Small-subunit ribosomal RNA from an uncultured Clostridia bacterium, 1498 nucleotides, folded computationally. Model confidence (mean pLDDT): 84 of 100.

RNA sequence: AGAGUUUGAUUCUGGCUCAGGAUGAACGCUGGCGGCGUGCUUAACACAUGCAAGUCGAACGGACAAGGAGAGCUUGCUCUUCUUGUUAGUGGCGGACGGGUGAGUAACGCGUGAGCAAUCUGCCCAUAUCAGGGGAAUAACAGUUAGAAAUGACUGCUAAUACCGCAUAAGACCACAGGAGGGCAUCCUCCAGGGGUAAAAGAUUUUAUCGGAUAUGGAUGAGCUCGCGUCCUAUUAGGCAGUUGGCGGGGUAACGGCCCACCAAACCGACGAUAGGUAGCCGACCUCAGAGGGUGAUCGGCCACAUUGGAACUGAGACACGGUCCAAACUCCUACGGGAGGCAGCAGUGGGGAAUAUUGGGCAAUGGAGGAAACUCUGACCCAGCAACGCCGCGUGAGUGAUGAAGGUCUUCGGAUUGUAAAACUCUUUAAGUGGGGACGAAGAAAGUGACUGUACCCACAGAAUAAGCCUCGGCUAACUACGUGCCAGCAGCCGCGGUAAUACGUAGGAGGCAAGCGUUAUCCGGAAUGACUGGGCGUAAAGGGUGCGUAGGUGGUCUGACAAGUUGGUAGCGUAAUCCCGGGGCUCAACUUCGGUGCUACUACCAAAACUGUUGGACUUGAGUGCAGGAGGGGCAUAUGGAAUUCCUAGUGUAGCGGUGGAAUGCGUAGAUAUUAGGAGGAACACCAGUGGCGAAGGCGGCUUACUGGACUGUAACUGACGCUGAGGCUCGAAAGCGUGGGGAGCAAACAGGAUUAGAUACCCUGGUAGUCCACGCCGUAAACGAUGAAUACUAGGUGUUGGUGUGCAAAGCACAUCGGUGCCGCCGCAAACGCAAUAAGUAUUCCACCUGGGGAGUACGUUCGCAAGAAUGAAACUCAAAGGAAUUGACGGGGACCCGCACAAGCGGUGGAGCAUGUGGUUUAAUUCGAAGCAACGCGAAGAACCUUACCAAGUCUUGACAUCCCUCUGACCGUUCUUUAACCGGACCUUUCCUUCGGGACAGAGGAGACAGGUGGUGCAUGGUUGUCGUCAGCUCGUGUCGUGAGAUGUUGGGUUAAGUCCCGCAACGAGCGCAACCCUUAUCCUUAGUAGCCAGCAUUUAAGAUGGGCACUCUGAGGAGACUGCCAGGGAUAACCUGGAGGAAGGUGGGGAUGACGUCAAAUCAUCAUGCCCCUUAUGAUUUGGGCUACACACGUGCUACAAUGGCGUAAACAAAGGGAAGCGAGCCUGCGAGGGGGAGCGAAUCCCAAAAAUAACGUCCCAGUUCGGACUGCAGUCUGCAACUCGACUGCACGAAGCUGGAAUCGCUAGUAAUCGCGGAUCAGCACGCCGCGGUGAAUACGUUCCCGGGCCUUGUACACACCGCCCGUCACACCAUGGGAGUCGGUAACACCCGAAGCCAGUAGCCUAACCGCAAGGGGGGCGCUGUCGAAGGUGGGAUUGAUGACUGGGGUGAAGUCGUAACAAGGUAGCCGUAUCGGAAGGUGCGGCUG
Repeated sequence: AGAGUUUGAUUCUGGCUCAGGAUGAACGCUGGCGGCGUGCUUAACACAUGCAAGUCGAACGGACAAGGAGAGCUUGCUCUUCUUGUUAGUGGCGGACGGGUGAGUAACGCGUGAGCAAUCUGCCCAUAUCAGGGGAAUAACAGUUAGAAAUGACUGCUAAUACCGCAUAAGACCACAGGAGGGCAUCCUCCAGGGGUAAAAGAUUUUAUCGGAUAUGGAUGAGCUCGCGUCCUAUUAGGCAGUUGGCGGGGUAACGGCCCACCAAACCGACGAUAGGUAGCCGACCUCAGAGGGUGAUCGGCCACAUUGGAACUGAGACACGGUCCAAACUCCUACGGGAGGCAGCAGUGGGGAAUAUUGGGCAAUGGAGGAAACUCUGACCCAGCAACGCCGCGUGAGUGAUGAAGGUCUUCGGAUUGUAAAACUCUUUAAGUGGGGACGAAGAAAGUGACUGUACCCACAGAAUAAGCCUCGGCUAACUACGUGCCAGCAGCCGCGGUAAUACGUAGGAGGCAAGCGUUAUCCGGAAUGACUGGGCGUAAAGGGUGCGUAGGUGGUCUGACAAGUUGGUAGCGUAAUCCCGGGGCUCAACUUCGGUGCUACUACCAAAACUGUUGGACUUGAGUGCAGGAGGGGCAUAUGGAAUUCCUAGUGUAGCGGUGGAAUGCGUAGAUAUUAGGAGGAACACCAGUGGCGAAGGCGGCUUACUGGACUGUAACUGACGCUGAGGCUCGAAAGCGUGGGGAGCAAACAGGAUUAGAUACCCUGGUAGUCCACGCCGUAAACGAUGAAUACUAGGUGUUGGUGUGCAAAGCACAUCGGUGCCGCCGCAAACGCAAUAAGUAUUCCACCUGGGGAGUACGUUCGCAAGAAUGAAACUCAAAGGAAUUGACGGGGACCCGCACAAGCGGUGGAGCAUGUGGUUUAAUUCGAAGCAACGCGAAGAACCUUACCAAGUCUUGACAUCCCUCUGACCGUUCUUUAACCGGACCUUUCCUUCGGGACAGAGGAGACAGGUGGUGCAUGGUUGUCGUCAGCUCGUGUCGUGAGAUGUUGGGUUAAGUCCCGCAACGAGCGCAACCCUUAUCCUUAGUAGCCAGCAUUUAAGAUGGGCACUCUGAGGAGACUGCCAGGGAUAACCUGGAGGAAGGUGGGGAUGACGUCAAAUCAUCAUGCCCCUUAUGAUUUGGGCUACACACGUGCUACAAUGGCGUAAACAAAGGGAAGCGAGCCUGCGAGGGGGAGCGAAUCCCAAAAAUAACGUCCCAGUUCGGACUGCAGUCUGCAACUCGACUGCACGAAGCUGGAAUCGCUAGUAAUCGCGGAUCAGCACGCCGCGGUGAAUACGUUCCCGGGCCUUGUACACACCGCCCGUCACACCAUGGGAGUCGGUAACACCCGAAGCCAGUAGCCUAACCGCAAGGGGGGCGCUGUCGAAGGUGGGAUUGAUGACUGGGGUGAAGUCGUAACAAGGUAGCCGUAUCGGAAGGUGCGGCUG
């Protein structure tokens, strides 16, 4: 410091996620040692048991025990006295500290800094002064008595440092009154005066100590007040009655409505009162570059609380954790009458929970209480125990060691890896273990005192001995293979993995990381500039308010003086300690601890400066405003008025239609429409002018006239003198639709009705038509209210229009220049993700306001405000997704556009679709009807040929190292073959016959038997593959290098103008070149030449059986080889002078002459595992092999491809003519004989330019038929045969005779073909024993038509739109149905919380007091004073009642929302999405949605 994830790819915006650190943690697996820390985060839930606050006999009287002494004597008892010890009670001090917890508290509670002239302070320190003399009681104790107990009651005795008077009074206090000084308003301080008030306590000892009282001061601690800071919600906006203040009292240590009486009506609040929610606060801790954000365990400071609520007492201090009283809940005891209790002290228990320890030791240390002290107490504290809970340290060995052992894993079988790892050899002993020694902690001298502890530490001994796991290995992110599994099981932080070859699941091997730990989960910060102060945005991504006016607020021109609030500098105080940082020290190091020093940004006080901001005084004119002079304008409001047009009414003319549409119909019309003429009525809107022209803040504004009226602009520079800008709330205006009341109503027109269209058509189209549209008044307050761009000011190149002014110049109906205001376009800098903006900024700056923070849920719900309503404004959450989105790119697509091509259409010819048959397919059937091929591009296809074989299928039989290959062992000498037997056949059995070489060991070969490696598979996967093939398409395209442009994907080149069959060529051009394609090179055909003539040919010559048969010849045909020829070369015209096009000449052939081979980058997971090859999986007495028989040939049906026909351009008969290209030895087979024929017999010739197949047919000639189901047509069937073959039943072809079906030219639809082509005619070949209407070739005869590119189909190039990229067979919307989830409403129901009103009113303080009681003082006494009890009153907790507020849970039913696998209905949106879409509003409809009105262009 970044990374992953939206896309086909890019860039931006934007969210989600990860890598880091941390924790009082928990869970999973594992676990050697030590040190230092830490350890109920939940139920402030309930608590058994023990302990946690006592101490003082030197305050007091007793009691008890022990000892001594003495006395009496009953000799073991009583009494006296002394000493020592113990302590129930009185008394003093302490139980207000220490320890715990965080419930409450949003507060002067806390933090920080001030203040008290408004205060108190026990113990402690200092100073000053004092302590004289008396009195009355009371617990203990004793007795009586109540009670179960707790606890009392009465009588009697007694002491004090307990209690009460009196005396004294330095000083204090109170009330007077005098003087001086000071301050901060009330006031404060000091000095002096007389008057009044209030003190005391002794103890022990024998010389000192500890105490007592008053006063002053200090120290410490506490109380109160104030400035500033301190969470969220405005869907909490008004709150408050002791409330705010005053006067006078009361009360307090003290100020104060703290409390009371009276008076006034204030006080707080948008700078957030009140209410609600949440929360102890801080030093600090975690994180972070910082600023921030989060937290408030341990340690330290403050606060609050002690079962819940209330209250006071005592005291220096409490409204008191281990005190008191009352109420409530709970628990316990009880004799039922009454009582007792409070672990949020330390342990511990139950419970809750994911989760948190011992009912330990000691006061040795530190500290605390009491005491004169010894000492006692101390669960504070110091230690130990438990827990890897955290941090830190150490160890589990070190060195050498290659045959790279064994084993494991993988393997291409060669090896690789585990791996110097092990073994082996050498060495060491930390830690653990055993034994021996052994501290510090203990202080100022001596002595004593150690829980921890025989601990730390030291020494010795033995032996590698006792000690390694966890997570991960697809990317992020370091680390890879095998097997298993097969969208299953599972993983997952995000993206995602798993559907038979998973580096992603599970296991193994290996590897990586960390290590006594490692992972996971939870939470916080970071990364996140993702709430942006540092440090973001708002045209299109989320985001500018519809508009202006204006309040508070914010901000503000030039010059000058003053002040010093902000600001800056300095000094001082405070900022506890600990923590952090720096430098040292101590534990062996570290963690830890300790010393010193920085620092702690804040706050406070003082001093100084005066630039900037501010405040204030003065001045200025440029900002702003006013005046004066002008011109422009659909600016506004009201009034009057005009013509054209539509419609209606009346009358005339006139006759059969009008109207409307894509085409129709509904509708109107013979009762006279439409059309036309004249007259009239009424309402609404204002053609042309008219213009990215004008005006207005926006919405908006358009005939013309008049009246009233607002604003802007120009010129001038007279006046004011910063008066300015912005603007939360607030107020105004605000299209259309809509609402209310009353008018008006011509046209148009939601709803509605009818007609069409359609599968449907609640639409688009048509005919009608009501609200409404219009007017007046009043509401509503929203729009794509848009420039999707808030307002204001200043600055920053230009060019060119237009509009309103003004000035200057000139050659003046005008032009040019300059300037101010408005409104457009282009364009530089700059900005921007890009598109784009660009003086009218989206640039550079400043000021102010509004708004945004992922998508959906949702502008929804609830609440509130407004509205007559419709609704508007404000405006969430649960839940859910990993995206949603902007701009641009390349494709693809469009019922977008432009151009071009093709038998694509058109023009023609002939077919298919109808019939019969053949053949293939589907379907059905079957034991099996083997398998594959499936739009074009499957279907006479694989198959160039299924009777057996083929054959893969079915039935039955048989074999198991096998029908086929290699290797090993044993035996034999054959194997093959003939014959016989068995069987349905194979298999099986028998018989005959029978090897080679040799160094004699054996070997080669063959057979039989045996064991195992293996064979075998037309079994699966063409979606694991190779190879091959089809298709777009013989279409003209597809790319690269360098350069350039762009952030980039990409673009350019390859686009453009021409041209071509062609990305063919030319020209131009930020491109220049190149490659694969095109073309050419290859084959064939058309002409000629040369050469060679056998088996070919025969012109001329000869022979002849008349056959090129022979001699001869090679001229010709022909055959083979080699050449020539055609190149837009020539001419004319067009074109840009080019490329090229048109025409012509010559030529056998003319513009690629005809045909073929040749198929770019790629697309279709196209086809093929059954041609072949092949990975993986599967079968192995079977999914292999073999045999017989059957099947692939089935048959209600449907489709494709063909053949033959339907006839006279024909059929039949007779006799004649002309090919090419092929094939032939298990072959072609002549002549001859024979059969009606298929054929048979026989066999010449020929391995072929020699012989054979072989007859070509259509055609031409003659004859016949005469339009008919025929002399057309030949299916089907019967009989008889031929051939091939082991075998023609299932199931071959052919022949003869007989029979003679459908069919008379074929619906919708559809196919081929542009010249030697279509059509038509025959011939040959492959396969093949036989089987051809199929396929592949060959020649014969031989047409018609093409105006043209509007349309259909396919393709190419350019452009445009896109929400598509699996790419339109795309994407996608809404209702309905089902399942689940969260949520709103809901008759209500059940709780919680905080108030209010009333009732009741405990304890207690205060006040009053008539009753009762009463030691000290006064009084001789009576009595008084004072006190107590009781009673009454105010206040007062809990409780009760009531109506509201608020909040939570739940609720029949109900509303929408979200998510789900392939459900239903439609097709709304994205392309002109097939009616352009969207916004607001109204209305209608199953639903998307439709329609009306106005608006926007996205």